[in-house]
RNA sequence: GCCCCCAUAGCUCAGUUGGUAGAGCAGGACACUCUUAAUGUCAAGGUCACAGGUUCGACCCCUGUUGGGGGUA
Numbered sequence: 001g002c003c004c005c006c007a008u009a010g011c012u013c014a015g016u017u018g019g020u021a022g023a024g025c026a027g028g029a030c031a032c033u034c035u036u037a038a039u040g041u042c043a044a045g046g047u048c049a050c051a052g053g054u055u056c057g058a059c060c061c062c063u064g065u066u067g068g069g070g071g072u073a
Stems, first nucleotide, its partner, number of pairs: 001072007010025004019056001028042004049065005
């Protein structure tokens, strides 16, 4: 240099032919308990790496960029 893969909540990861994003853990509140832990319930938490394009509509398709990993000479 070229090729491939990855980037989604604080962390680990889903997201099934495009229809407006979820789980577990962590953190918070409440219940339970003499108290703590454990357990249960509830709520919160996201510019889906960035920028364009296609589309009525994009995490998803196309192009470029950035970062990480791998392959090749």
Molecule: transfer RNA
Organism: Candidatus Omnitrophica bacterium CG_4_8_14_3_um_filter_43_15